[in-house]
RNA sequence: UAUCCAUCCCGAGCGGCCAAGAGACCUGGCUCGUUGACGCCGCAGCAACCACCCGCACGCGGGCAGGUGCUACCGCCAGGAGCGAUGGAGG
Numbered sequence: 001u002a003u004c005c006a007u008c009c010c011g012a013g014c015g016g017c018c019a020a021g022a023g024a025c026c027u028g029g030c031u032c033g034u035u036g037a038c039g040c041c042g043c044a045g046c047a048a049c050c051a052c053c054c055g056c057a058c059g060c061g062g063g064c065a066g067g068u069g070c071u072a073c074c075g076c077c078a079g080g081a082g083c084g085a086u087g088g089a090g091g
Base pairs, nucleotide, nucleotide: 001091003089004088005087006086007085008084013043014042015041016040017039021032022031023030025080026079027078028077029076044071045070046069049067050066052063053062054061055060075083
């Protein structure tokens, strides 16, 4: 990183640092934010895509938590855009 597959209305927050914006992009709305948002770090937690273990009627089911991921609002909402995010596969 071309491409392919799956998921995106469930779930899970505290502390420290920073400082003015943030909720991916465009338009319109709504919301969060100097009572410190967003981001970064630490710890805690949630979930179970991959790995691992067990079973299987081979469709899958159960366990675990090592690699990721996630922890305001349905991917915040509507419309748009060969849109985006995460995991796995892949040359």